[in-house]
């Protein structure tokens, strides 16, 4: 310096053709139980890495940059 991969909630990770952002764990509150664990149910919790750009509509498409991983040189 060139290629390609990854980026989504505290964590690990879905998200199919461009159409209302989910799922485990975890927190926290309840029911159970003499109490704890367990297990049930519910609930918080995201400006989708940044900036823009197409579109009625963007996590998705296009461009830009930022970290990170690989591989060429």
């Nucleotide at each position: 310096g060139c290629u390609g991969g990854u980026g989504u909630a505290g964590c690990u990770c879905a998200g199919u053709u461009g159409g209302u952002a989910g799922a485990g764990c975890a927190u926290u509150c309840g029911a159970u139980u003499u109490g704890u664990a367990a297990u049930c149910g519910a609930a918080c919790g995201g400006u989708c890495g940044u900036g823009g750009g197409u579109u009625c509509a963007a996590g998705u498409c296009c461009c830009u940059u930022c970290a990170c991983c690989a591989g060429c040189u």